[in-house]
The RNA shown here (Glycine riboswitch aptamer) has 89 nucleotides and comes from Falsibacillus pallidus. RNAcentral holds the sequence, with entries from Rfam. It matches the Rfam family "Glycine riboswitch aptamer". On this family, see Mandal et al., Science 2004: "A glycine-dependent riboswitch that uses cooperative binding to control gene expression". The source organism's lineage runs through Bacteria, Bacilli, Caryophanales, Bacillaceae and Falsibacillus.

RNA sequence: AUGACGACAAGGGGAGAGACUGGUUUCCGGCGCCGAAGGAGCAAGCAGACAACUGUGAAUCUCUCAGGCAAAAAGACUCUUGUUGGACG
Numbered sequence: 001a002u003g004a005c006g007a008c009a010a011g012g013g014g015a016g017a018g019a020c021u022g023g024u025u026u027c028c029g030g031c032g033c034c035g036a037a038g039g040a041g042c043a044a045g046c047a048g049a050c051a052a053c054u055g056u057g058a059a060u061c062u063c064u065c066a067g068g069c070a071a072a073a074a075g076a077c078u079c080u081u082g083u084u085g086g087a088c089g
Stems, first nucleotide, its partner, number of pairs: 005085009018031001020030004032069003038065001039063003045056004
């Protein structure tokens, strides 16, 4: 040295929803919306009790706190490359 799978970095792809409206205007509101940063919630199952209960328990599901609703920025996820760890052989 095969390299499942993981971590980090760079580059690419990457949806949705009002360029609505008021103002002292890159921001602060009003109404209406979106879910794929983040956050929160839970099923089956498993465990303890062995009735009830309790704990654990995922997401692209649900909520919309935050975020977003022209462009820009961001963006789950994914691809390639590099570095690194490494099951298995």